[in-house]
């Protein structure tokens, strides 16, 4: 210097984010989602279902990142003073 969990308020479909309170920790816990891991699944697709014939649609499930996370691992970039 930063600020985990938790609580409150706001945003978001969610993951999660922002602010306040709060300190578990961190010598890059500074910046960047580039690779992997992880989380979520709005939209989309598929299946079943509903409606009953139409560019329909109720609900459920599955797949999926284009969403999130750098306080999971790696990578890139940047960084104050002093001593040896």
């Nucleotide at each position: 210097g930063c600020a985990a969990a938790a609580u409150c308020a706001g945003g978001g479909a969610a993951a999660c984010c922002u602010g306040a309170u709060g300190a578990c920790g961190c010598a890059a816990a500074g910046u960047c989602a580039u690779g992997g891991a992880u989380c979520u699944a709005a939209a989309a697709u598929c299946a079943c279902u509903c409606u009953u014939u139409a560019u329909g649609u109720u609900g459920u499930g599955a797949u999926c990142a284009u969403g999130a996370c750098c306080g999971c691992c790696a990578g890139a970039c940047u960084g104050c003073c002093g001593a040896a």